[in-house]
Molecule: Lysine riboswitch aptamer
Organism: Sediminibacillus albus
RNA sequence: CGGUGAGGUAGAGGUGCAGACAGGAUCAGUAUCCAGCUGGAGGAUGACAACAGCGAUGGUUGGUGAAAGGCCUGGCUGCCGAAGCGUAAGGGAAGGUCACCCCCUUAUUGCUGGUAUUUUUCCUAACAGGAAUUAUACUGUCAUGUCUGGAUAGAAUAGCAUGAAGGGCUACUGAUCGA
Numbered sequence: 001c002g003g004u005g006a007g008g009u010a011g012a013g014g015u016g017c018a019g020a021c022a023g024g025a026u027c028a029g030u031a032u033c034c035a036g037c038u039g040g041a042g043g044a045u046g047a048c049a050a051c052a053g054c055g056a057u058g059g060u061u062g063g064u065g066a067a068a069g070g071c072c073u074g075g076c077u078g079c080c081g082a083a084g085c086g087u088a089a090g091g092g093a094a095g096g097u098c099a100c101c102c103c104c105u106u107a108u109u110g111c112u113g114g115u116a117u118u119u120u121u122c123c124u125a126a127c128a129g130g131a132a133u134u135a136u137a138c139u140g141u142c143a144u145g146u147c148u149g150g151a152u153a154g155a156a157u158a159g160c161a162u163g164a165a166g167g168g169c170u171a172c173u174g175a176u177c178g179a
Stems, first nucleotide, its partner, number of pairs: 001178004007173005014080001016079004021074004033063006042051001045099004083112003086108007113139005120132004141164006
């Protein structure tokens, strides 16, 4: 000086991701509870136990009357596999008991670059929203090609086309190889 890029550090994508807190709307005049009337056998995610004809689940009238999850806004915090999903294990909560559902933690070289709209399915009170999935568009990175460019030339850069995936990309450091 040139090549490669183990490791480490710091960054970029943008309606970027997530969390807690505060406020608000919705949930809802709903659930629950009390009383009257009606009704007539089971009711719940499943099983057992318990309850129930001294009247279950329901319906209706009157009274009482929530909450959680989800959503929006605000600034704050942590970040760029941020995070989400799937699988496995453990724990918690609810509950009369067990399982299911729900929540948390750990592991995971299993999938997804990001955003928006959209098809279908599921969750949900909901047409809000979320998860998975299909398709389209936009966008960032890299590779290849084309082209712009330039002083004879080359390189960088902008544009266009195609493809790929974050275990990626960029910069520095550092490691290693060659002269």